The RNA shown here (Bacterial RNase P class A) has 357 nucleotides and comes from a Deltaproteobacteria bacterium. Its mean pLDDT, the model's own confidence on a scale to 100, is 76. The model forms 95% of the base pairs in the Rfam consensus. The organism belongs to Myxococcia, within Bacteria. Its Rfam family is "Bacterial RNase P class A". By type it is a ribozyme.
RNA sequence: GCAGGCAGGCGGAUGAUCGCCCGUCUCAAGCGGGAGGAAAGUCCGGGCUCCACAGGGCAAGGCGGUUCGUAACACGAACCGGGGGAAACCCCAGGGAAAGUGCCACAGAAAACAGACCGCCCCGCCAAAUGCGGGGUAAGGGUGAAAAGGUGAGGUAAGAGCUCACCAGCUGCAGGGGUGACUCUGCAGGCUUGGUAAACCCCGCCUGGAGCAAGACCGAAUAGGGAGACGUUUGAAGGCGGCCCGUCUGAGUCUCCGGGUAGGUUGCUUGAGGUGCCGGGUGACCGGCAUCCCAGAUGAAUGAUCAUCCUUCCGGUUUGCGGAAGACAGAACCCGGCUUACAGCCUGCCUUCAAGG
Numbered sequence: 001g002c003a004g005g006c007a008g009g010c011g012g013a014u015g016a017u018c019g020c021c022c023g024u025c026u027c028a029a030g031c032g033g034g035a036g037g038a039a040a041g042u043c044c045g046g047g048c049u050c051c052a053c054a055g056g057g058c059a060a061g062g063c064g065g066u067u068c069g070u071a072a073c074a075c076g077a078a079c080c081g082g083g084g085g086a087a088a089c090c091c092c093a094g095g096g097a098a099a100g101u102g103c104c105a106c107a108g109a110a111a112a113c114a115g116a117c118c119g120c121c122c123c124g125c126c127a128a129a130u131g132c133g134g135g136g137u138a139a140g141g142g143u144g145a146a147a148a149g150g151u152g153a154g155g156u157a158a159g160a161g162c163u164c165a166c167c168a169g170c171u172g173c174a175g176g177g178g179u180g181a182c183u184c185u186g187c188a189g190g191c192u193u194g195g196u197a198a199a200c201c202c203c204g205c206c207u208g209g210a211g212c213a214a215g216a217c218c219g220a221a222u223a224g225g226g227a228g229a230c231g232u233u234u235g236a237a238g239g240c241g242g243c244c245c246g247u248c249u250g251a252g253u254c255u256c257c258g259g260g261u262a263g264g265u266u267g268c269u270u271g272a273g274g275u276g277c278c279g280g281g282u283g284a285c286c287g288g289c290a291u292c293c294c295a296g297a298u299g300a301a302u303g304a305u306c307a308u309c310c311u312u313c314c315g316g317u318u319u320g321c322g323g324a325a326g327a328c329a330g331a332a333c334c335c336g337g338c339u340u341a342c343a344g345c346c347u348g349c350c351u352u353c354a355a356g357g
Stems, first nucleotide, its partner, number of pairs: 001353001003351008012309007020034005036328001040339002043337005048211004055245004060207005065079005080094001081092004095202002100200002102196003117141002119137007149167006168192001170189008215266004225257006238248002273292008310326006
C1' cells in the first nucleotide's frame, strides 16, 4: 500500500427574524424544553390495566447443544459439535432415523428386508466362435446427489473382511481434563447398521386471556319503549383462545325491532432512565459514587425565511470563485430485543500478500 474480516460513530451546525406546543405563578412577559438509529414492521418478551382465584385433563402453540446474562424472551455472551474459508472470521430450526409411517424425480439391474446391465470364473452343447444353457461372484466398469468402510498383502476356479496388518467408524470396559455440552488416551471385539424429522411422528421443557381504542372518573342525552326465549335452588346467563371435569357467583339474563349520546378529565411520561468516573467479570453484564430531567400532541405541535460554516460532485484556479446536491425517513402508554431501509463520510483492531528500512 492493495485486498479481506470484525466493531463503532456522524448523518448536519451556528446566528437573526417570525410562528406553534408543553412546563414554570391566575394571565402576559421572561426563562427552560420540543421527532429516530431505525420513531418503520407489529415479529417476540415484559412493565402496567382488567377479568373473583386462575384448579385438573385433552387439544393447540412455542422452544430444542451446554453454561451464563437479563424483569423476561424465540434475545445476547462465551464455549462444545458440525460445515465453509489460505487466514482473520462466518454459518447452523444443533434431541431421536435401531418405535412406527412416508418420500428420494429422471437415470440405473437395483434406492434399504435395496443388486446382476457390462463383466470375471467353472461345466455342458459342438471341432470352434464375439453363439446358447446351467452354476458361482460383487473385487473392476457403467447410471446417479447418493450404490453394502479405505489402503496393502495373502488366499481363491474367479472373487469377497474370507484372513491378516495399518487406519476410519461403531460397541463395551477403564483412566485423565472440563461446572457442562464434550474431549483425550489405553484395552478388547462382531467386522461395518443410506439420506430426509425446515416430512408426519416420538422425546424433553415451557405456556390463563385480552389489551391504552386496556382501565378509572365527571358530565350530557333519550323512549328505565315494544316483542320473544330461558330462568329464580329441578339454577338461566356468566366467570373473556377451544373442549371436558370440578368449582364459584347468581335473580334476572339473552336475542330482535326502534330511539338517544359518542363530550371532557385522567391514564400520559421520574423510568428495569440518561451521562461521567471507579471496581468486578474472557464476555454479555453487574455493583458503587456523582450528576441531569432530555416531547407529551389529540385530526394531531416540534416549522418557515435569510446568512455563514460543514460534506460530496462539476467547472475553473497561485490564493481566491461559481453552480448543483446532502440518504432512509416523523413520537402517540412505556421499555428490552429481532427484522427491514439508508446517499455520503470518519475511526479502531485483526488476517493474507507485495515493497522498503